[in-house]
This is a predicted structure of a 76-nucleotide RNA (transfer RNA) from a Candidatus Portnoybacteria bacterium.
The coordinates come from a structure-prediction model, not an experiment, and the mean pLDDT is 80.
The source organism's lineage runs through Bacteria, Bacteria candidate phyla and Candidatus Portnoyibacteriota.
It matches the Rfam family "tRNA". It is annotated as a transfer RNA. Gene Ontology term of the family: triplet codon-amino acid adaptor activity.
RNA sequence: GGGCCGUUAGCGUAGCCAGGCUUAACGCGUCUCCCUGUCACGGAGAAGACCACGGGUUCGAAUCCCGUACGGCCCG
Numbered sequence: 001g002g003g004c005c006g007u008u009a010g011c012g013u014a015g016c017c018a019g020g021c022u023u024a025a026c027g028c029g030u031c032u033c034c035c036u037g038u039c040a041c042g043g044a045g046a047a048g049a050c051c052a053c054g055g056g057u058u059c060g061a062a063u064c065c066c067g068u069a070c071g072g073c074c075c076g
Stems, first nucleotide, its partner, number of pairs: 001075007010028004020059001030046005052068005
């Protein structure tokens, strides 16, 4: 330098192919309340990402296209 893949709550993932049903879902974690003599377990509830960044297409983009950044693998 070239090719491919990935980037979504604190952490790990789904959703992307086939745009609208997602003001983005699940598990763990965090917080509050109940339960308990206390903790843990269990029960109820809450907060937390607008999807790596920028642009384009479209009535509409996490999803399609282009570029950039970072990470991984392969080739030279």